[in-house]
Molecule: transfer RNA
Organism: Actinomycetota bacterium
RNA sequence: CGGGAUGUGGCGCAGCUUGGUUAGCGCGCGGCGUUUGGGACGCCGAGGUCGCCGGUUCGAAUCCGGCCAUCCCGACCA
Numbered sequence: 001c002g003g004g005a006u007g008u009g010g011c012g013c014a015g016c017u018u019g020g021u022u023a024g025c026g027c028g029c030g031g032c033g034u035u036u037g038g039g040a041c042g043c044c045g046a047g048g049u050c051g052c053c054g055g056u057u058c059g060a061a062u063c064c065g066g067c068c069a070u071c072c073c074g075a076c077c078a
Stems, first nucleotide, its partner, number of pairs: 001074007010027004020058001029045006051067005
């Protein structure tokens, strides 16, 4: 320098291809209940507006462009 993949609550991920009413799942966290207590189980809840900027659209996590970060492959130099 070229090509590719990934980026979504604290952590790990799904959703993206075929745009549509409030963005979910597991673990973790908080409250309550069962229990003598711990653990475990059950119920309820808080927490992200989807890497950043822009565009298309009535409407974008999803489509398009640019950029950033991480990883992989290749080229070049030595």